[in-house]
RNA sequence: AGUGAACGCUGGCGGCGCGGAUUAGGCAUGCAAGUCGAGCGAUUAUUUUUUGGAAGGGAUUGUCUCCGCAAGGAGACGGUUCUGGAAGAAAAAUCAUAGCGGCAAACGGGUGAGUAACGCGUGAGUGAUCUACCUCUAAACCGGGUAUAGCCUUGCGAAAGCAAGGGUAAGACCCGAUGUGUCUUGCUUUUCAUAAGAGGAGCAUGGUAAAAAUGGUUGGUAACAGCUGUUGUUUAGAGAUGAGCUCGCGUCCUAUCAGCUAGUUGGUAGGGUAAUGGCCUACCAAGGCUUUUGACGGGUAGCUGGCCUGAGAGGGUGGUCAGCCACACGGGGACUGAGACACUGCCCCGACUCCUACGGGAGGCUGCAGUCGAGAAUAUUUAGCAAUGGACGAAAGUCUGACUAUGCGACGCCGCGUGAGGGAUGAAGGUCUUCGGAUCGUAAACCUCUUUCAAUGGGGAAGAAAAUACCCGCCGUAAGGCGGGGACUGACGGUACCUAGAGAAGAAGCCACGGCUAACUCCGUGCCAGCAGCCGCGGUAAUACGGAGGUGGCGAGCGCUACUCGGAUUCAUUGGGUGUAAAGGGCAGGUAGGUGGCUAUAUAAGUUGGAGGUGAAAUCCUAAGGCUUAACCUUAGAACUGCCUUCAAAACUGCAUAGCUUGAGGCUAGAAGAGGAGAAUGGAAUUCCCGGUGUAAGGGUGAAAUCUGUAGAUAUCGGGAGGAACGCCUGUGGCGAAAGCGAUUCUCUACUUUAGCUCUGACACUGAGCUGCGAAAGCUAGGGGAGCAAACAGGAUUAGAUACCCUGGUAGUCCUAGCCGUAAACGAUGAGCACUAGGUGUUGGGAGUUAAUUCUUUCAGCGCCGUAAGAUAACUCGUUAAGUGCUCCACCUGGGGACUACGACCGCAAGGUUAAAACUCAAAGGAAUUGACGGGGGCCCGCACAAGCGGUGGAACAUGUGGUUUAAUUCGAAGCUACGCGAAGAACCUCACCAGGGCUUGACAUGCAGGAAGUAGGAAGCGGAAACGUGGACGACCUGUUAAAUCAGGAGCCUGCACAGGUGCUGCAUGGCUGUCGUCAGCUCGUGUCGUGAGAUGUUGGGUUAAGUCCCUCAACGAGCGCAACCAUCAUCCUUAGUUGCCACCUUCUUUGCAUCGUAAGGUGCAAAGAAGAGCACUCUAGGGAAACUGCCCGCGAUAAGCGGGAGGAAGGUGAAGAUGACGUCAAGUCAGUAUGGCCUUUAUGUCCUGGGCUACACACGUGUUACAAUGCCCACUCCAAAGCGUUGCCAAACCGCGAGGUGGAGCUAAUCGCAAAAAAGUGGGCUCAGUUCAGAUUGGAGUCUGCAACCCGACUCCAUGAAGACGGAAUCGCUAGUAAUGGCGGAUCAGCUACGCCGCCGUGAAUACGUUCCCGGGCCUUGUACACACCGCCCGUCAAGCGAUGGAAGCUGGGGGUACCUGAAAUC
Repeated sequence: AGUGAACGCUGGCGGCGCGGAUUAGGCAUGCAAGUCGAGCGAUUAUUUUUUGGAAGGGAUUGUCUCCGCAAGGAGACGGUUCUGGAAGAAAAAUCAUAGCGGCAAACGGGUGAGUAACGCGUGAGUGAUCUACCUCUAAACCGGGUAUAGCCUUGCGAAAGCAAGGGUAAGACCCGAUGUGUCUUGCUUUUCAUAAGAGGAGCAUGGUAAAAAUGGUUGGUAACAGCUGUUGUUUAGAGAUGAGCUCGCGUCCUAUCAGCUAGUUGGUAGGGUAAUGGCCUACCAAGGCUUUUGACGGGUAGCUGGCCUGAGAGGGUGGUCAGCCACACGGGGACUGAGACACUGCCCCGACUCCUACGGGAGGCUGCAGUCGAGAAUAUUUAGCAAUGGACGAAAGUCUGACUAUGCGACGCCGCGUGAGGGAUGAAGGUCUUCGGAUCGUAAACCUCUUUCAAUGGGGAAGAAAAUACCCGCCGUAAGGCGGGGACUGACGGUACCUAGAGAAGAAGCCACGGCUAACUCCGUGCCAGCAGCCGCGGUAAUACGGAGGUGGCGAGCGCUACUCGGAUUCAUUGGGUGUAAAGGGCAGGUAGGUGGCUAUAUAAGUUGGAGGUGAAAUCCUAAGGCUUAACCUUAGAACUGCCUUCAAAACUGCAUAGCUUGAGGCUAGAAGAGGAGAAUGGAAUUCCCGGUGUAAGGGUGAAAUCUGUAGAUAUCGGGAGGAACGCCUGUGGCGAAAGCGAUUCUCUACUUUAGCUCUGACACUGAGCUGCGAAAGCUAGGGGAGCAAACAGGAUUAGAUACCCUGGUAGUCCUAGCCGUAAACGAUGAGCACUAGGUGUUGGGAGUUAAUUCUUUCAGCGCCGUAAGAUAACUCGUUAAGUGCUCCACCUGGGGACUACGACCGCAAGGUUAAAACUCAAAGGAAUUGACGGGGGCCCGCACAAGCGGUGGAACAUGUGGUUUAAUUCGAAGCUACGCGAAGAACCUCACCAGGGCUUGACAUGCAGGAAGUAGGAAGCGGAAACGUGGACGACCUGUUAAAUCAGGAGCCUGCACAGGUGCUGCAUGGCUGUCGUCAGCUCGUGUCGUGAGAUGUUGGGUUAAGUCCCUCAACGAGCGCAACCAUCAUCCUUAGUUGCCACCUUCUUUGCAUCGUAAGGUGCAAAGAAGAGCACUCUAGGGAAACUGCCCGCGAUAAGCGGGAGGAAGGUGAAGAUGACGUCAAGUCAGUAUGGCCUUUAUGUCCUGGGCUACACACGUGUUACAAUGCCCACUCCAAAGCGUUGCCAAACCGCGAGGUGGAGCUAAUCGCAAAAAAGUGGGCUCAGUUCAGAUUGGAGUCUGCAACCCGACUCCAUGAAGACGGAAUCGCUAGUAAUGGCGGAUCAGCUACGCCGCCGUGAAUACGUUCCCGGGCCUUGUACACACCGCCCGUCAAGCGAUGGAAGCUGGGGGUACCUGAAAUC
C1' cells in the first nucleotide's frame, strides 16, 4: 500500500459497485424452456346462422280416486290450444388445448469437485475433417402405399402407470420414377505441390432425392383444376459461423520417488470415426521413454486476459467482468440429433430422502429466491418483460429468476452535510496549580445571517424507438414488396430533477498520547489489577495499567485481527557470500557438461535492423465527452515489452574448412630429494636367560606404600636369546596430490626441475555422477610379542577418587592378507591462468663476472618483514593474496532440536554417507574496546607478615548487644565500616513504651467572625493519686477619652471556623551531615593525532620518590581536582612588653639558727626562710621575626632527577604531631538532632497527669575494670608536673566526726583566691609464697550527701563478711620512640550518680625489624576471560515433589491402501 473480509465501538444523506471464500453438505415451497392450429386428426368454450323442439307455465276439457252430511275441495292420468325454448344436429368465426408432427431444448444461467493435461496460454497446421438455422449459385418438388398416437372397449395395479383388442390423420413413415448434379470404379488430360498428395476438364460403369401449407385470382353447383405470391421441401456447389483433431514453445513443489513400460514401441492387414492415429482387433518384430533438459511415482492446484504490490526485475493472486476447460447426488453407459455421451432427457449400479395397501414406486437447487447444518462470515421465498438479448412463429404474440429494476448490508470507492460572521465580565463549570494563576476558550451564552441535506407541500422528466396493425405514395391484375407519415407501448415511479414555506432547527464519533510515532498532566492502583507490534511498563510520587481533564490523528467512520507484496541486497539475473561470523568437498584421476590461444575463408544457429501477420473485448495510460462534481460511464488513440513469417547485415559467439606456435605435450643433455614397493645387512639401548664377583638393601614418590631382595636382588663383568625403533647428521631443510615419508646397501618404479629452441600443432582448464588413495583407533584370519600400554588388579592421595602419582598388567602397538573411510584429514584459506612496489634469508639448477664459494642476474621451490597500492567488520592478508580480473566445481542462508529421527545405500560389526519435522528461544555468533576478576606474570607499598613488647579469649564485676521474658521491657545502629554506638549522665522529668485517669481550636502559633464586668483571673475550702473539677473572699492590664470600674480599640477569656499537633510511615522520594575504601595516589579535561567505531594517545616506557614527586624519552602539547606547600601547635635563638608572672644582683622588715659582745636586758655579724620594695637578667606569658634549602663536601647515577655518607647545626633530608579527605564506591547510616516531598492520623497516632518500664535473666557474644601477687602488698616519711575548672560556683584557715561529711566563713568573676593531695618514684620498716597482710565480689549492720521523692532504682563512708581467681584451649588484638607499657591529674554532661566509659594533660619509660617466600589490604604495567548486579560472577548435569506429553503393553475396535481370486448390472458391437 492492498482485501469478496470478519470482530469491537459508533453511525446523517446520496450516487456507483460488491456480497456463501467454509460442507461439490442435505433440501420444504414457488418459479427458472418452450413455441408453432399458416403441418395433422380430434376436442372444449363462446358467438352467429340454420335446424331441432324437451321440461315448465297459462287456458279449456274428459275419466278416476280421496275427504266432507252437503255445498264443494284436493290429487292422479289423459286430450286440445297458446306460450316457452332446453338437449341435440349442421356450417362458419374466434379463443384454447391433451396427442401426432416440426424447430428449440447442446444456448442462456451455476459451480470449481476433478484435472500437472495439448487442460490452458501463445503461434502454426488440417494436402486428415464436420457444420442445423443464415446468405449466394444451379437444378428439382412426379406417382403410389402402410401404419400409429389421440379416441373407443376390456383388463391389471394402492399408486406410478401398463397391457390387449378395435378403428383414424399428416409436411410422420415406406416404396417406385426422374438425375441438373453428387458418390463409386476404370481410363485420358491439365494445373499446383513435391514429404504425403490436392484441384480442374472429358469419357464410360454402378448407386443415390423430395412435402407440402397458405393468400389472391380464373373456371366449376361443388369436389377440384389452372395461373400466381409467400413460406417450406430435395439434390449439389460456395460463403459465413461454430466445432473436432495435430504440432512448436510456456505452465507449482518433491530425488528421503531413479529406473518406468506388454497395447507397452513400431510395422502389416482389417474394423471404427465427420476425420488422423494402438482409437480397437489379429499377426510380426523387441522395442519405447528417461539419467539430471528429472522419466515413473507422490503432494498441491481449474488455466488465462487481468488484479495487488514493487523504482524496476520480480513476488503474490485468479472474487466480480470477459475467453477457454471441467462438472451437474457418487459411478458407469449409450440413445436422439447438425451438434450431447446431455444441469431441470433416458437406462443400470450405489448412497440418501420421501410415498406405499409392503406387492412396488418417486426424487436430484454447483439455476433465482428461500431453509437447515457447519462456520468469524456473505442478502428479498420482491416487481416486470418497459429496455437489451434469446427460443418458436408468416405475424399478432407466447415464453424467458437471462436481463432490467427493487429490498437488505458503511462491505468498498466517491460526493455532501452536521452551520456562517461577530462576540472577553476571558462568565459559570471542569481540570491543573508554584495558590499568583493557567487551560478548555471565541469555545459557550448573547447579537446578526444563511438553509445544502433530511422532513412537509406543489410541479415533474429522459430512458420509447422500431417492428406489426393503420393512413398515403410508387411498382404489380392481385396477393405482395418498397418508401413516407402518424398513432400505441414504462416494472422502476409520482422516481431523478425543479420549487415554496418554516426553523440552527433533525445529524460525531473512534483511536492514540514512554521511544519507534504527531500528541501530558492529575487521581486511583501498588510486580496486584492489568498493558504490550518490538524494546519493555506495574514492587506507594506510573507522561506505559484504570479513570479524568487536556492534546494529536483520522472522520461517517475509527480501531483490532487475518492474509499478500514492500521495506528484505534477508535466495542477491539486476543485486550476496564461504581464513576467524553459516559456508571449500580429506586428496587425486577422470566421464557427461561448462569454458577455451593466433590467422584466413565460408555459413547464418545465436545476435542486430527493416517489413508483414497476430497479440479478443474489457482493464492500465493519454486526449476528449456524459451524469451539478467525483466515483462511474462512453468514444478515440497509444500500449499490450510476446509469438510466427520474410528480407537484409556479418563485427562477436557457434558450426565448417585450411593454416600458425606463444598454451599443452614429446625429444636430447644435466640436477636434487626421509617419493613408493621388495629384499638383505648393521650397531647402540631396554628386557629376559646362563655364569662370575659381591652384600643388604633396591625401587619409587611431594611424602609413602604396594613391589623386588638373604631361595642372594640392586650394582658390576662375560656370554647368549628375542622383538621393536633407527641417536648424532637434523636445518620454519628436502620429497610427495593428500594421508604421509628419516640406519645402511641392492633391485624395480614414479615425479619434479634447469638448459637447448629440436618435434607435434590447441592436443587445453575445470569437473556433477563415478573410480582410486586415505592418520589413528577398531574388525576378520594367521604369525609375532622386547619395550610401551586402554581394560583390569594393587598401593597411595582424598570427604569420596571408578582420576591425576606409584607397582604390575591384557588387548593393542609389529608382520602378512582383507575390511573400515573417518579426524581441529587445518593454511580452519578448492583448482587453473593472467596482472599489480619492495626488502631479507634459505634449498636445487643455469648464465655472466672476479684474484677470491667474489659480485650481478635468471628459473623452480621453502620462509620472514612490510600503512607501495589495494582489500578487510576488525584481527589481519599483502607476487606462496584474504589485492585486481576470467573459467569451472563444491558449499552457506538465525540459535537449539540435529554431525539427530525415519527412509535409502554401504559395512562382518562398530558404524558411515545422505538428511528432515514438530516444538522452542530472541537471540546464538565474530572481531575489537573499557573495566572487573584469576589458587596468571612482573614491579612496589602498608604493624600486612616476620622480629619483639603488652593484651583479649579462662575469673569476678561494669557496660553494650542478641535471645528470652514482660502490660511495657520505646526506637535506631548489623562483617570489616553495629555491639562503653546515637546516650558529654533513664529515680520523677527526660520518654518516644505500658496501665489507669483527664482535655478536644487543643500544651504551642497565626488569622477571621461573634460574645461577655463582678468579666478574665483566682487565695482559702471541698473531691481526687495527680492532672483536673468545683468553689468563691478578692478582683483586673495597656492606649486614647472621661467625672466614672464610662465609652472605643488592643491584650487576655469564651463560642465557632480556618487550622495547630504527631519521636506516626517511607533514609529505596530528598537536603544537610557522617562512616568506609584511604591521606591510598590517583581521577579527569581542552586542543591535536590515530581508529569506521567503542575508544586510544597524553597518564605508557627508562630511572626516582612518601607521592601522576621529579628527570629523561616519546604524537603529543598544555591544564584542572588530588600530592606537596601555604595554616595552627611543639623543639632553638633574637627582639618587644613586664602584672596577678620571675627574684640573679641590691635595699628594708620579720622569724629562726650559729658565732660573738654583754652578768642581764640587749647589740653586732653570718646563714636560712618569709614579707615588702627596687628591678626585668633568668623562668614564664604572648606578639613579631630568624632558622632547614639536599644550601656545603665526598661517592654513586645519563653530566639529570635523586640516593648513600659527612660537616656544621637546637633541629637534616617530609624535624615531630595536627587540621586538611580528589573523581567516585557501598540505593552504606540518619525522616529519632534539625529541615523537607508524599502518605496516614484529628474527642486521637495530639496533649496533661499518677504509677510502672527502658535497670527483667536459664543463656550467648563484644568492649572494659580489678586481679591472680614479692619488679608485689601494707605502714610511715620525703620529692618532682602539666592541662583545666569555678558566683545557682570553687571553697581556705580553724573546730567537730574513725570516716563519708558537718560547722564555719576568709578569699576569688581568677597567671592574684580555691579545687589541689599529684601518683608511680625515693628512704625506712613489716609480710616470705600461703587462696596469703594477694584479690576484692557478695552479704549483714550503722551512717553521710544530693534531691519534692533514693522500694523497684543513686553515689559515698565505717564496722563486719571475704566468693571466683594461682596468668588462661582453639583462636585473636594493639604498637616502630618520647611510641608500647605503666602512674596519676583535669574536664564535659551533671541536683546527685551507675564514669571502670569518653575527651584531654603530664610523670616514669623500653624491646625489635634478617627480610618480602607466605596471610590480608592497596597501587602501576601486562596477559586470559563464555564475567559487566562485574568471581558473593557465570554456568553444567542428576535428583525430590507435583503436573503435562510420549514410547511399550495381554488384547479389543474403526478406517484407508495394495495384491490375488470369485460373482457380475446397464450398455455397445

Description
The RNA shown here (small-subunit ribosomal RNA) has 1469 nucleotides and comes from an uncultured bacterium. RNAcentral holds the sequence, with entries from Greengenes.